[in-house]
RNA sequence: GUGCGGACACCGCCGAGUCGCCCUCGUCCCUCGGGACACGGGGGAGCCGGGGACCCACCGCAGCACUGGGGUGAAUCCCGCGCCGGGCACCAUCCGGCACGGGUAGGGCACUUCUGAGCCCGAACCCGUCAGCUAACCCGGUAGGCGGGAUCGGAAGAAACG
Numbered sequence: 001g002u003g004c005g006g007a008c009a010c011c012g013c014c015g016a017g018u019c020g021c022c023c024u025c026g027u028c029c030c031u032c033g034g035g036a037c038a039c040g041g042g043g044g045a046g047c048c049g050g051g052g053a054c055c056c057a058c059c060g061c062a063g064c065a066c067u068g069g070g071g072u073g074a075a076u077c078c079c080g081c082g083c084c085g086g087g088c089a090c091c092a093u094c095c096g097g098c099a100c101g102g103g104u105a106g107g108g109c110a111c112u113u114c115u116g117a118g119c120c121c122g123a124a125c126c127c128g129u130c131a132g133c134u135a136a137c138c139c140g141g142u143a144g145g146c147g148g149g150a151u152c153g154g155a156a157g158a159a160a161c162g
Stems, first nucleotide, its partner, number of pairs: 010148005018045002021042003026037004046142006056132001068130001069127004077103004082098005106121004111157007
């Protein structure tokens, strides 16, 4: 000097997931008045989500096949290929599941918005037969995962500094 990894502090990103108070308890410090930190519990502020009237919406008739429905979230939908199951005497069509590939509604990328490119995501989970909207009212959450000149250019605005 370079590369990799870890810890602390700080600065940031996705996300609602931030701030402060009280109690118990343990450790440490102390001028013995108290103070700091951690675990657990409780109750607030802010933010987020769900349930829940009038009104509105839905709610009509006939036939066939299949199928519960709903919520958080950007995370929906379509196509192709292979395998499995159902159905069928068999095949085809059809339905469901799994795996892979491509695309897509939509979402993110260091003040905000618009705009032009670039990169990335396009999951996961929950309720339990039940819920349209919805004032009052009621209930719940306040996690987790990452990064270290942050992708860049243009325009306008804001803020900070002076």